[in-house]
Molecule: transfer RNA
Organism: Chthoniobacterales bacterium
RNA sequence: GGGUGGUUAGCUCAGCGGUAGAGCGGCACGUUUACACCGUGUUGGUCGGGGGUUCGAUCCCCUCACCGCCCA
Numbered sequence: 001g002g003g004u005g006g007u008u009a010g011c012u013c014a015g016c017g018g019u020a021g022a023g024c025g026g027c028a029c030g031u032u033u034a035c036a037c038c039g040u041g042u043u044g045g046u047c048g049g050g051g052g053u054u055c056g057a058u059c060c061c062c063u064c065a066c067c068g069c070c071c072a
Stems, first nucleotide, its partner, number of pairs: 001071007010024004018055001025043006048064005
């Protein structure tokens, strides 16, 4: 330099055009002498930045940044 995959909650990841979710985590309460476990509730995100297409974009297109893999 060329190709290709990824970037979504504090962490690990779903979501593949119709107003974003799970598990773990955090907080509160219950339970316990207490802690843990467990149960209930709650807390959570300018979906990496910018632009475009569309009635509508996390999703499609372009570009930039960063992290991998392949080729040279």